The RNA shown here (transfer RNA) has 72 nucleotides and comes from Ochromonadaceae sp. CCMP2298.
The sequence is in RNAcentral, with records from ENA.
Its Rfam family is "tRNA". By type it is a transfer RNA. Gene Ontology term of the family: triplet codon-amino acid adaptor activity.

RNA sequence: UCCCGCGUGGUCUAACGGUUAGGAUAUGGCCCUUUCAAGGCCGGGGCCCGGGUUCGAUUCCCGGCGCGGGAA
Numbered sequence: 001u002c003c004c005g006c007g008u009g010g011u012c013u014a015a016c017g018g019u020u021a022g023g024a025u026a027u028g029g030c031c032c033u034u035u036c037a038a039g040g041c042c043g044g045g046g047c048c049c050g051g052g053u054u055c056g057a058u059u060c061c062c063g064g065c066g067c068g069g070g071a072a
Base pairs, nucleotide, nucleotide: 001071002070003069004068005067006066007065010025011024012023013022018055027043028042029041030040031039048064049063050062051061052060
């Protein structure tokens, strides 16, 4: 320098172009318990950035940035 893949809460991971953006884990509160753990209930927290297409974009296209892999 070129090619390929991937960027979603603290972490991991889903999501036909119309979803309240789901799950696990972590975390906060309450219940339970003599206490702790486990368990039950309820919360807070997320679509990498810019542009385009579209009635509508996390999703499709282009560029950038970052990460991983490959070629030279």